Description: c-di-GMP-I riboswitch aptamer from Anaerobacillus alkaliphilus, 87 nucleotides, folded computationally. The model forms 95% of the base pairs in the Rfam consensus.

This record gives sequence, C1' cells and structure tokens, in this order.
RNA sequence: UUCAAACAAAGGCAAACCUAUUGAAAAAUAGGGACGCAAAGUCACAGGUCUAAAGUUAUAGUUAAUUAUGAUGGCUGGGCUGCUUGA
Repeated sequence: UUCAAACAAAGGCAAACCUAUUGAAAAAUAGGGACGCAAAGUCACAGGUCUAAAGUUAUAGUUAAUUAUGAUGGCUGGGCUGCUUGA
C1' cells in the first nucleotide's frame, strides 16, 4: 500500500419509541433509549424511495392528479477519510 472481516482488544455510532423545538409535509435537531451497524464516519454525483408548500392541469364546486427547488447516507452504487487484527 492492497485485500479480507474470522479470532481478539480498545473503543465508536444509535433503530423503534417518548419529550421538546423547527417545518406545509416528508423529515430534521436536542435529550432519554438501544434494534442493530466494520465504516450505521462524511459527501445528494447517479439511481431508487418519501413528501407536495408554491406551480400546472382537471372539476360548477368540494377536491383530485402531476411535479422537487425539499428530504432520505440506517435504500443502492460511487467519491473522500479512519481503528484493530490477519494475509
């Protein structure tokens, strides 16, 4: 440096749920809490998924449909970075 994640060791993160706040929502942040995770560290480049305020279309109307500039890295790929051990 590359590959691998079995045996260890030091650790790390934190699902669901609850509370508070923000947001139109999806969801996020903080605290509690642990389902799990070898990158469950980081980045929305590509794909997927979620939401639909504003916009557009339809409807007499109520509403419905569509759409990301929003979200998701603990959906997948990919980029960058990192601990330990083994080869």

The coordinates come from a structure-prediction model, not an experiment, and the mean pLDDT is 88. The RNAcentral record of the sequence draws on Rfam.